[in-house]
Molecule: transfer RNA
Organism: Patescibacteria group bacterium
RNA sequence: GGGCCCGUGGUAUACCGGUAACACACUUCCAUGGCAUGGAAGAGUAGAGGGUUCAAUUCCCUCCGGGUCCA
Numbered sequence: 001g002g003g004c005c006c007g008u009g010g011u012a013u014a015c016c017g018g019u020a021a022c023a024c025a026c027u028u029c030c031a032u033g034g035c036a037u038g039g040a041a042g043a044g045u046a047g048a049g050g051g052u053u054c055a056a057u058u059c060c061c062u063c064c065g066g067g068u069c070c071a
Base pairs, nucleotide, nucleotide: 001070002069003068004067005066006065007064010024011023013021018054026042027041028040029039030038047063048062049061050060051059
């Protein structure tokens, strides 16, 4: 330098045109003398920019970052 793949809450992963989900973690409350465990509620997410579309995390383009292969 070129080809391919990946980027989703704090972490690990789903969903793949029609409000983005589960687990763990976090916050508050309940239960306990307290801790742990358990229960209830809650906050927090589609790498960035543009295009297509009534509607984009999803499709297209560019960039950024990571992985892999070739030279």